The prediction has a mean pLDDT of 77. This is a predicted complex of two RNAs, RNase P RNA and transfer RNA, with 431 nucleotides together. Rfam match: Bacterial RNase P class A.
This record gives sequence, structure tokens and C1' cells, in this order.
RNA sequence: AAUCCGAGUCAGGCAACCGCCCCAAUGGGGAGGAAAGUCCGGGCUUAGGGCGUUGGCGCGCCGGGGAUAAUCCCGGGGUUCCGUAUCGGAAGAUACGGAAAACGGAAAGUGCCACAGAAACCAAACCGCCCGCAAGGGUAAGGGUGAAAAGUGCGGCUUAAGCAACCGCUCGGCAGGCAGAAAUGCCUCGCCGUGGUAAACCCCGCGUUAAGCAAGGCCAAAUAGGAAGGUAGGGGAAACGCCCCCCGAUGACCUUCGGGUAGGCCGCGGAAGUAUCGGGACAACCCGAUAUUUAGAUAGAUGGUUGCCGUCCCGAAAGGGAUACAGAACCCGGCUUAUCGACUCGGAUCAAAA
RNA sequence: GGGCGAUUAGCUCAGAUGGUUAGAGUACUUGCUUGACAUGCAAGGAGUCACUGGUUCAAUUCCAGUAUCGCCCACCA
Repeated sequence: AAUCCGAGUCAGGCAACCGCCCCAAUGGGGAGGAAAGUCCGGGCUUAGGGCGUUGGCGCGCCGGGGAUAAUCCCGGGGUUCCGUAUCGGAAGAUACGGAAAACGGAAAGUGCCACAGAAACCAAACCGCCCGCAAGGGUAAGGGUGAAAAGUGCGGCUUAAGCAACCGCUCGGCAGGCAGAAAUGCCUCGCCGUGGUAAACCCCGCGUUAAGCAAGGCCAAAUAGGAAGGUAGGGGAAACGCCCCCCGAUGACCUUCGGGUAGGCCGCGGAAGUAUCGGGACAACCCGAUAUUUAGAUAGAUGGUUGCCGUCCCGAAAGGGAUACAGAACCCGGCUUAUCGACUCGGAUCAAAA
Repeated sequence: GGGCGAUUAGCUCAGAUGGUUAGAGUACUUGCUUGACAUGCAAGGAGUCACUGGUUCAAUUCCAGUAUCGCCCACCA
């Protein structure tokens, strides 16, 4: 210097003219980092009250942060994968760097593991090996099948060949000790040897009422406070049980059909707000000071045209082209997805020079 | 604005506890039947299971994201 990867910031500027919405109205204000998807979590609102049981749903290493929230953020741990280096004949081991993740439990139980294969989990004899004339017996060391093959694997001892047992080393689980705040790591002898799958059921722990601003409150207007059917019970937005309360044969409640309105106000923007500076923390983030209040439509405003400048591309020049994704609808914190291009930081590769 | 669901052959739909060839009807093609056509009979082709990732030995099926399409929700008495 180029290319690639990752993280973050920005989201063109000025002027003129013509328009739109809101307000406290000669003035002032007027889209975003995602306003999007609606995937999580809250505020807010509504739904008789309480207790209990069962179920459903969600989450899941440890610590911290955050609003005691989040499938959120930060840091750490182990696991897996990739790269490099060293050791090694190889398998592999160790160290360093990077990446990923819904990383509780498969050593509680159940299910499933197609095809192939003898056998897919209470084992089992197809080939092979050994004994035997044969029938048959022994054998899971070897072969073959498969994603996975018998229970950690290797060596020794042993044997007819082998297994089992035993011994040594190694792996894993339990137990004990040490270090650490914890996950976890290291060590030790003693015991044990159990395939995979929980984004299968399930078990353990924790949490959990539900619906949503078309929630909901008020005013006004209009109509048939209507009809048919079911029915003695009904009333929590998962079900059931119990207690209290309310409504109900003057017909509650449920289903279907029909009638009227298509107006206004509130909810509705001072909020877990924003900006700058200083301090603390590895970081997420926290603390303090100062300043500031700045979209609010209701068929839905926030726009259009022109000129100049900026950035990038093409071109010798004149000049031409490109300038993204996208548009608030009660509000907030996250995640995910979309995004022309510019800049900053970090990393990798390659080349050259010192 | 809010809530919910679907996507499998040209069209309409099945499918299962995840298992190696994904089916049915209709449409289409070819042959037979007929003088010819319809009908009927026989055979055949046609699939990125919407797309992209993940879990798993294995995904149309389970999980997540994206895209497209569809349905429901005003108030009064």
C1' cells in the first nucleotide's frame, strides 16, 4: 500500500420558490437507526374477591450490570471447530491465537436409532480363529456393515485359540483434599465401568393470570333497550374444587339474525428523557455538575422543483451518472432483519524496503 | 394500528412418532376403443415440500430467521 473479515460512528450541506401538519401563533417546532418484523421484556388500561390443586407455557454454565425485567449487555469458565508452532514414525498431545453456541440432566425412567449388517443395547457366532473324524462346542482379540459395534483404551500375564480374572499405565463417574467469590481447575487413594439422541417424551430448578390504545374513560347523535332458538344457572381472559359477594323465570347467560351512529374530547407525550463535561470500573455500566424540553396526524402532516457546493464512478476535456435502506400512530428497554457510501479502530493474507 | 393462520405436482388437497421411492383427485401426454368425437380402459411425465440457516447419523417434518398470501378486531341500545 492492496484485498478480506470483525466492531463502531455518520446517514450529505446551503439558498430560493411553491405547499402540508401542530402550538402558548408577525413567532416557534416538524421522522429513524432501524420509525420495519412483532421475536422477547416492561409501563399503562380493563376484566367480582380470596385460597388451593392440576395443567400449560417460558427460561437454564458462573459472576456482575440492567428497571429485583428481557431469547438483553459485559467479564470469566469449560466444550467444539479452525489456524500456527513444538514434540512424535503415526495416532495424537501441548502451547498460542481466532471463531461458534437454546453449554442443567443421557450415570433416574420411557421411546427412537431407517438401510446395511450375524447383532443397534437383558446381547449376539456371518466370515475368521481354536478343539473335534463329524455332529457340535469355545471365542467379541481380527474381518466385513454402518453415522454409531459392546463399553475407556493400550500393554502384560494367561490360553488349544480366546474370554474372564489379575497387574501396570491411561480415560471417565462417585468420594476426599487443595486453589478460586463461583462456574471450574489440580492432586490422591478407595470403589465403579454406564453407546447416541432431551431444537423426543421426560426429570430437576426458577419464573409465569390474560387481553391489548380498535385497551379504556367521558360527551353528543340516532335506532326496534328488537326477533328466533337453547337454557337454570351465570359472573377471573387455562381447567377444576371450596368460601364470600353480585346478577337471574319481570328470563340472567349462550348462539344466530336484525336496528342505529361513522361525530367530538381525554388516554397522547416531562420521559427508566436528551446533550456536554468531570470522576469511578477491565467492561457492561454507575455517580456528580450544567444545559435543555423541541413531531403528535386521524385516510393520516413532516413534501416538491431549481441552483451551487460535498463524496464516489466514467471521461483527455467539455460533460454525464450515482448519492442507500426506508416513513412515527400510546410509550419505553432489547433482539432480529434491510441498508449506496464515507470515516475510525482491531485482526488476517500477500508484496516491497529499512 | 393490534391479533391469528397458511405455504407440498399447472390447480385443489393428503401425509408422518424425523428414516432414504412424498402420494390422491383433477389437468396434461401417449396408446387402445369409435366412421369421427365425447365417455371408458391402459400406461406415462410432472416436486428446490416457499426461501435461508441451525439441531440430528439423517429434516418436507423439530427450532430460528426471511418472503408471500389470507382471516379476525369500532361504538350505541